[in-house]
RNA sequence: GCCCUGGUGGCGGAACUGGCAGACGCGCAUGGCUCAGGACCAUGUGGGGGAAACCCCUUGGAGGUUCGAAUCCUCUCCAGGGCA
Numbered sequence: 001g002c003c004c005u006g007g008u009g010g011c012g013g014a015a016c017u018g019g020c021a022g023a024c025g026c027g028c029a030u031g032g033c034u035c036a037g038g039a040c041c042a043u044g045u046g047g048g049g050g051a052a053a054c055c056c057c058u059u060g061g062a063g064g065u066u067c068g069a070a071u072c073c074u075c076u077c078c079a080g081g082g083c084a
Base pairs, nucleotide, nucleotide: 001083002082003081004080005079006078007077010026011025012024019067027045028044029043030042031041032040046057047056048055049054060076061075062074063073064072
């Protein structure tokens, strides 16, 4: 230099063919249980605004295509692998 794979909440990790982003698990919060703790059970849990209804933002970064993008295209950053 060229080619391939990947980057998604606090962490791991899904999303089929472009159609509610974050399923599921861990962790965390509150409550229950316990003498107390662990385990177990219930509910909740991306960020911001709001009394609420609801609204806005979010898939490494920046553009583009589209009614609609984590997903397709271009550029770019980072990590891993291959070729020379």
A computed fold for an 84-nucleotide RNA from Thermogutta sp., annotated as transfer RNA.
The same sequence occurs in records of 5 taxa.
It matches the Rfam family "tRNA".
The RNAcentral record of the sequence draws on ENA and Rfam.
The organism belongs to Thermogutta, within Bacteria.